[in-house]
RNA sequence: GCGGGUGUGGUUCAAUGGCAGAACGUGAGCUUCCCAAGCUUGAAACGCGGGUUCGAUUCCCGCCACCCGUA
Repeated sequence: GCGGGUGUGGUUCAAUGGCAGAACGUGAGCUUCCCAAGCUUGAAACGCGGGUUCGAUUCCCGCCACCCGUA
């Protein structure tokens, strides 16, 4: 350089053209003499730009980052 793949809370992963979810973590409260555990509740995410569409995280194009292959 060329080809392919993957980008989603802090982390690891889902999902879908129509409200984005789980686990762990994290804030607050309850419980306990204290800690841990447990219970309740809260915050927090679709890599960036453009296009298609009534509507895009999802489809298309470009860019960026990472991974694999190839020379």
The prediction has a mean pLDDT of 81. Transfer RNA from a Verrucomicrobiota bacterium, 71 nucleotides, folded computationally. Rfam family: tRNA. The organism belongs to Verrucomicrobiota, within Bacteria.